[in-house]
Context: one part of a larger RNA
RNA sequence: GAACGAACGCUGGCGGCGCGCUUAACACAUGCAAGUCGAACGGGGUGCUUGGAGCUGAUCGCUUCGGCGUGAAGCACCUUGUUACCUAGUGGCGAACGGGUGAGUAACACGUAGGAAACCUGCCCUCAGGAUUGGGAUACUCCCGAGAAAUCGGGCUCAAUACCGGAUAUGAUUCCAGGGUGAAAUGCCCAGGGGUAAAAGCUGCGAGCAAUCGUGGCACCUGAGGAGGGGCCUGCGGCCUAUCAGCUUGUUGGUGAGGUAACGGCUCACCAAGGCCAAGACGGGUAGCCGGACUGAGAGGUCGAUCGGCCACACUGGAACUGAGACACGGUCCAGACUCCUACGGGAGGCAGCAGUGGGGAAUUUUGCGCAAUGGGCGAAAGCCUGACGCAGCGACGCCGCGUGGGGGAAGAAGGCCUUCGGGUUGUAAACUCCUUUAGUACGGGAAGAAGUCCCGAGCAAUCGGGGUGACGGUACCGUAAGAAUAAGCCACGGCUAACUCUGUGCCAGCAGCCGCGGUAAGACAGAGGUGGCAAGCGUUGUUC
Numbered sequence: 001g002a003a004c005g006a007a008c009g010c011u012g013g014c015g016g017c018g019c020g021c022u023u024a025a026c027a028c029a030u031g032c033a034a035g036u037c038g039a040a041c042g043g044g045g046u047g048c049u050u051g052g053a054g055c056u057g058a059u060c061g062c063u064u065c066g067g068c069g070u071g072a073a074g075c076a077c078c079u080u081g082u083u084a085c086c087u088a089g090u091g092g093c094g095a096a097c098g099g100g101u102g103a104g105u106a107a108c109a110c111g112u113a114g115g116a117a118a119c120c121u122g123c124c125c126u127c128a129g130g131a132u133u134g135g136g137a138u139a140c141u142c143c144c145g146a147g148a149a150a151u152c153g154g155g156c157u158c159a160a161u162a163c164c165g166g167a168u169a170u171g172a173u174u175c176c177a178g179g180g181u182g183a184a185a186u187g188c189c190c191a192g193g194g195g196u197a198a199a200a201g202c203u204g205c206g207a208g209c210a211a212u213c214g215u216g217g218c219a220c221c222u223g224a225g226g227a228g229g230g231g232c233c234u235g236c237g238g239c240c241u242a243u244c245a246g247c248u249u250g251u252u253g254g255u256g257a258g259g260u261a262a263c264g265g266c267u268c269a270c271c272a273a274g275g276c277c278a279a280g281a282c283g284g285g286u287a288g289c290c291g292g293a294c295u296g297a298g299a300g301g302u303c304g305a306u307c308g309g310c311c312a313c314a315c316u317g318g319a320a321c322u323g324a325g326a327c328a329c330g331g332u333c334c335a336g337a338c339u340c341c342u343a344c345g346g347g348a349g350g351c352a353g354c355a356g357u358g359g360g361g362a363a364u365u366u367u368g369c370g371c372a373a374u375g376g377g378c379g380a381a382a383g384c385c386u387g388a389c390g391c392a393g394c395g396a397c398g399c400c401g402c403g404u405g406g407g408g409g410a411a412g413a414a415g416g417c418c419u420u421c422g423g424g425u426u427g428u429a430a431a432c433u434c435c436u437u438u439a440g441u442a443c444g445g446g447a448a449g450a451a452g453u454c455c456c457g458a459g460c461a462a463u464c465g466g467g468g469u470g471a472c473g474g475u476a477c478c479g480u481a482a483g484a485a486u487a488a489g490c491c492a493c494g495g496c497u498a499a500c501u502c503u504g505u506g507c508c509a510g511c512a513g514c515c516g517c518g519g520u521a522a523g524a525c526a527g528a529g530g531u532g533g534c535a536a537g538c539g540u541u542g543u544u545c
Stems, first nucleotide, its partner, number of pairs: 001545004006541005013402006019395002021360001026358003030355003035093003040090002043087005048081001051078002054075003060069003100313003110237006119230003124226007132166004142155005172196005178190004201218007239285003246276003251273008288310004292303004315336005338349004366392001368391003374388001375386004405435004415426004439486001441481005449472001453468006489534005494515003500529005510517002
């Protein structure tokens, strides 16, 4: 000098864009953060509708004035339905993404370049083929029972795109024997035979009395290929420590078996005795890695906040289940510590999601608005969900921009300060005068972001026309009005280092980055005037180069 996720002191007008627990991976009240599909299914509720009988009963008729009849309308009940909406449960998809954190990890974790000896892949795209026939349950509701609750047990059932059989098999897979290719193989190619494993429907329109049929849409099953994603292997690369020198028994290799989606000591049996190491094994310390960031002329040094890629973790430790995918942050089980509820028998919980609280700390924000956009999940769609995200709020935390006025104005007011008492200086500074009005204030107007979505219409379709949808926001922006009006501080002034005098103090009080100042004229302390520097900041501290 530059830099910072900074902090502290004094000060503080506006805007844009960023950034904001670096410490306790400490503990957490409360709310929200993952749902969705009724066009998979049986029910239930509400409305509408069809029909029925019932109750109340306006009106009108008759009347011997006691009533009798008529029966609009209302009420509740039962009932009908290609009917509307809602939905606890079964079922499907999602919940493995997205979001957080950096504890652990010195490792094929990461980066980079490759690899197949040996892989998997839901949704998506392309192609080929198929979607047949039966069955038994169970949930919900309801009934019974246990419990304070959480919840649990028993019974009833003609549910299904739930579950289980049979059939079918282009191709797939596996077995058998054969041929070709190769040095050879369990590899690759060819052709044959046997065995094995599939499936689900829903809906729009049209036709029909109906069963059902036709046609379209969305789903379903099998196989091949792809895209994207993931698993695996290898070389190389980047910390400190020898005051750590030897380490290793599934250890190193082989054979066989098991296991896996797949290779492999991954696991096991047997056999061999190997494997690593001063080019630093093993141990200890520290640490997520990278794209990058800062600095520097560069080489290099330091760092790894924000943004992006990868990894690891989810109260601590362990385990598997489901699934295309997890050994699963807002799933399950076991153990532990902690917190809470309890009728003392037993239960509930996990903010390193977004806000927020306590605590720690020099130190880090709102328990805000919205799904309008972008993206994601589900759905045929309408749509629903989304603390991802888009915005707003707070903070000079950073960078950038703007303003706090401009012209004129005295041989120069007053006041302050200094003075050799003549004057000098503050100083064109002010006053005064002319002008301007950014920002701010007030008033008026007022977006883009929004059409690729949705609705309506046209069209066979591609598409075209019209309309709707905005959290931010009455914001940005534009216009008008008045008026210099509302807006300057901080540090320094002995040398380094730009900037000097007076007064006070008297080795005191104090200053200080280094050298050093202060003991009676201190340019170094304190105050004042003046000056210098930077400026909505200026200094200080810390850290890096």
Predicted 3D model of a 545-nucleotide part of an RNA (small-subunit ribosomal RNA, 5' domain) from an uncultured prokaryote. The full RNA is in RNAcentral, with records from ENA.